A computed fold for a 453-nucleotide RNA from Aeromicrobium sp., annotated as Bacterial RNase P class A. Rfam family: Bacterial RNase P class A. Its family is annotated with dimeric ribonuclease P complex, ribonuclease P activity and tRNA processing in the Gene Ontology.
[in-house]
RNA sequence: UGAGUCGGCCGGGCGGCCGCGGCACCCCACCUCUGGGUGGAGGUGUCGAGGAAAGUCCGGACUCCGCAGAGUGACGGUGGUGGCUAACGGCCACCCACGGCGACGUGCGGGACAGUGCCACAGAAAUGAAACCGCCAGCGGCCUUCGCCCGAUCAUGAGCGAGCACGCUCGCUCAUGGCGACGGCGAAGGUGCGGGUAAGGGUGAAACGGUGAGGUAAGAGCUCACCAGCGCUCCGGGUGACCGGGGCGGCUAGGUAAACCCCACCGGGAGCAAGACCAAGAGGACACACGUCGCUUCGGCAACGUGGGUCUGCGCUGACGGGCUGCUCGUCCCAUGUCAGCGGGUAGGUUGCACGAGGCGUCCAGCAAUGGGCGUCCCAGAUGGAUGGUCGCCCGGGUCGUCGGAGAGAUUCGAUGGCCCGACAGGAUCCGGCUUACAGGCCGGCUCAUUCG
Numbered sequence: 001u002g003a004g005u006c007g008g009c010c011g012g013g014c015g016g017c018c019g020c021g022g023c024a025c026c027c028c029a030c031c032u033c034u035g036g037g038u039g040g041a042g043g044u045g046u047c048g049a050g051g052a053a054a055g056u057c058c059g060g061a062c063u064c065c066g067c068a069g070a071g072u073g074a075c076g077g078u079g080g081u082g083g084c085u086a087a088c089g090g091c092c093a094c095c096c097a098c099g100g101c102g103a104c105g106u107g108c109g110g111g112a113c114a115g116u117g118c119c120a121c122a123g124a125a126a127u128g129a130a131a132c133c134g135c136c137a138g139c140g141g142c143c144u145u146c147g148c149c150c151g152a153u154c155a156u157g158a159g160c161g162a163g164c165a166c167g168c169u170c171g172c173u174c175a176u177g178g179c180g181a182c183g184g185c186g187a188a189g190g191u192g193c194g195g196g197u198a199a200g201g202g203u204g205a206a207a208c209g210g211u212g213a214g215g216u217a218a219g220a221g222c223u224c225a226c227c228a229g230c231g232c233u234c235c236g237g238g239u240g241a242c243c244g245g246g247g248c249g250g251c252u253a254g255g256u257a258a259a260c261c262c263c264a265c266c267g268g269g270a271g272c273a274a275g276a277c278c279a280a281g282a283g284g285a286c287a288c289a290c291g292u293c294g295c296u297u298c299g300g301c302a303a304c305g306u307g308g309g310u311c312u313g314c315g316c317u318g319a320c321g322g323g324c325u326g327c328u329c330g331u332c333c334c335a336u337g338u339c340a341g342c343g344g345g346u347a348g349g350u351u352g353c354a355c356g357a358g359g360c361g362u363c364c365a366g367c368a369a370u371g372g373g374c375g376u377c378c379c380a381g382a383u384g385g386a387u388g389g390u391c392g393c394c395c396g397g398g399u400c401g402u403c404g405g406a407g408a409g410a411u412u413c414g415a416u417g418g419c420c421c422g423a424c425a426g427g428a429u430c431c432g433g434c435u436u437a438c439a440g441g442c443c444g445g446c447u448c449a450u451u452c453g
Stems, first nucleotide, its partner, number of pairs: 001449010012394007020048007027040005050424001054435002057433005062271004069329004075267005080094005095109001096107004110262002115260002117256003132201002134197003139194002141191009153178011209227006228252001230249008275351004283312004288307005294301002314343007321333004358377008395422012
């Protein structure tokens, strides 16, 4: 200096004019128990959107269902270990696996020997299998040749016997030398027919451990050495997941559960339009006052109407049940009840409503998340729904051009002129998270590369 990676922050400023909402005070009018209340224009002061307010994906606080139990089924969620937290599917640290030179990033991280399913195409073959190209002549077969043997047989010689034409012939035996079909034994060579083989090659995401040596007919954990994996066992480190080391052993039958599934753990429902109060209405009850009428024992009573007040509070029909998750147990309410259906009235106001698992600063503990101590602050509370409009100056960024400067170098800084740009986006009960969107800028840690000294 460049690239990368992790974390934090800002996201327009100032001024003028006009205009908004809350709160407090002042002011005006009325009422009044002189405490205060109601209404109204105005003035002053003060406060007034977000890091995501979005999504509505999780978890809670809070409210109601009177209490919200035990078991079981279904459904849903989570899935390495330890910690943080009110809790979580969150956060932090670590372990393992994978990716990356690295800082670092990612993870639907328990189980494939409970069972079921799937692994297309290619390939011989995708889980107990198999041979496409190959390799093998040890075994069996086939072919050729050679040697030996057997033996019909030929030649010579000898012996014996017979015949006879007395030299010859025949037969047998033996010796030597040939021939030697068929058969037997043996050898050599050939031939991949039977057989052996899965080391080499090919296919594929993946092919039944890898390298080397021996061995073999050729090969194979067939044997051995080393290595990886698996099982058993011992030692060491660690809270743990796990890590390291030693020994023994069979030599090693895959992947996939973000497929169904199995295992472990967790889970009551509804939700601020939750709820509470006031007012109002249809209907009803009560007492009081007045009026009318009737009765009267002249004390009053009954009925009807009107008026204001108090209380309650929709009406009709049907069922006998209803609530607590589907079921079981258990438990509670119950005729002034509950549930279901139909019809009607009101839908106005107040509250809930912002002091919080709160913000900021600092110290301590902790690797950290976070917790504790001390100090300090009050930062929207609307309800057809508030912070806006306008003008001017500045600020930030990009690009093009000009001028100047610094440096050893790679590079970089400043001024000026033109043009362009200034994001995502607005509460509604609140909080802790996650996910998504975001023009531009600043700060810091770490890694790698390059250049120079």
The source organism's lineage runs through Bacteria, Actinomycetota, Actinomycetes, Propionibacteriales and Aeromicrobium.
The coordinates come from a structure-prediction model, not an experiment, and the mean pLDDT is 75.
The sequence is in RNAcentral, with records from ENA.